[in-house]
Source information:
A computed fold for a 348-nucleotide part of an RNA from an uncultured bacterium, annotated as small-subunit ribosomal RNA, central domain. RNAcentral holds the full RNA, with entries from ENA, Greengenes and SILVA. Its mean pLDDT, the model's own confidence on a scale to 100, is 90.
Context: one part of a larger RNA
């Protein structure tokens, strides 16, 4: 290198966008780089293979012939790969008219709930637990009634519902923006697929500088529990949570299933959209999501099954015993926290 694999055994980059590169739709014509063929040189002897001779044989010697699957030059075929010309619409796109959505940013609002402050009614308990106890309360709490401040999330509608490339996104109004999807026609004419490097976006914590702080709440006190209890319950609380700019790049970043195209039985909900046939709700049909269920077939099995784990084709990432180790040391990143790339000894 050939081969085998990646959904749970080891393996899919957390997801886009894209540069080189790999791959490419019909249909002429024309070249001939790879393909094909013929032909000329070379392509060392020796060995190896095959027919043959000589040592009695055999090893070994020796004749001839095949090989030397390669390169160079040359003459030629033109099918399919490449170029190159022209042309085409079934791929991509573009425009027109419609729809659907918590898709993204800013701004600006609303109400229920917790706290806490202020008054007002009222008395001895609140609160917590399995049971207590710290806590809190005759300085007047709990409870209840008005008023106010604030700061965060947005019940019910809510759903195997939508929307996004992935993280994810949810009161309600505005303004600004991205994508999907439907249906007819017009147009461009292969403008595509994939994508090492590359690069932008990434949950939560964390860092940084400055605001905010109501619930929650690491850490930490205190009180139980326990042989002990650095817990697992309680009372209490500080970072943090919220915000604005800027860092960090990681997660069970999961469908533990990379993208993109074909193709290959069906039933049964459900969303967004056309079309037809009824006309009160209905019913056929198409088309793009989104779920159950299951022919074929696939698989160690479990279970996938037109949203494949099935049949193929392109590209790309990835694995090759367990453990040591996602570590060490170098590199690069980062304020640091640590991130990536990444190994050997030595064991089993």
């Nucleotide at each position: 290198c050939u081969g085998g694999g990646c959904g749970u055994a080891a393996a899919g980059c957390g997801u886009g966008c894209g540069u080189a590169g790999g791959c490419g739709g019909u249909u002429u014509a024309u070249u001939a780089a790879g393909u094909c063929a013929g032909a000329u040189g070379u392509g060392a002897a020796a060995g190896c293979c095959c027919c043959g001779g000589g040592c009695u044989u055999a090893a070994c010697c020796u004749g001839g012939g095949a090989a030397c699957u390669g390169c160079a030059u040359u003459u030629g075929a033109a099918a399919c790969u490449g170029g190159u010309c022209a042309a085409c619409u079934a791929g991509a796109g573009u425009a027109u008219g419609g729809u659907a959505g918590a898709g993204g940013a800013a701004a600006g609002u609303g109400g229920a709930a917790u706290u806490u402050c202020u008054g007002g009614u009222g008395u001895a308990g609140c609160g917590g637990u399995g049971a207590a106890a710290u806590g809190c309360g005759u300085a007047g709490a709990u409870a209840u009634c008005a008023g106010a401040a604030g700061g965060a999330a947005c019940a019910u509608c809510a759903a195997u519902g939508g929307c996004g490339a992935a993280g994810g996104c949810a009161g309600c109004u505005u303004u600004c923006u991205g994508g999907a999807c439907c249906a007819a026609u017009a147009c461009u004419g292969a403008c595509g697929c994939u994508g090492a490097g590359g690069u932008a976006c990434g949950a939560a914590a964390g860092c940084g500088u400055g605001g905010g702080u109501a619930g929650c709440a690491a850490a930490c006190a205190g009180g139980a529990u326990u042989a002990g209890a650095u817990a697992c319950c309680c009372u209490g609380g500080u970072a943090g949570u919220c915000c604005a700019c800027g860092c960090c790049g990681u997660a069970a970043a999961c469908g533990a299933u990379g993208a993109u195209a074909a193709c290959u039985a069906g039933c049964c909900g459900u969303u967004g959209g056309g079309g037809g046939g009824a006309u009160u709700a209905c019913c056929c049909u198409u088309u793009a999501g989104u779920g159950g269920c299951g022919a074929a077939g696939c698989u160690a099995a479990c279970g996938c099954g037109u949203u494949a784990a099935g049949u193929u084709a392109u590209c790309c990432g990835c694995c090759u015993g367990g453990g040591g180790a996602g570590u060490a040391c170098g590199g690069c990143c980062g304020c640091a926290a640590g991130g990536u790339u990444a190994a050997a000894a030595c064991u089993c």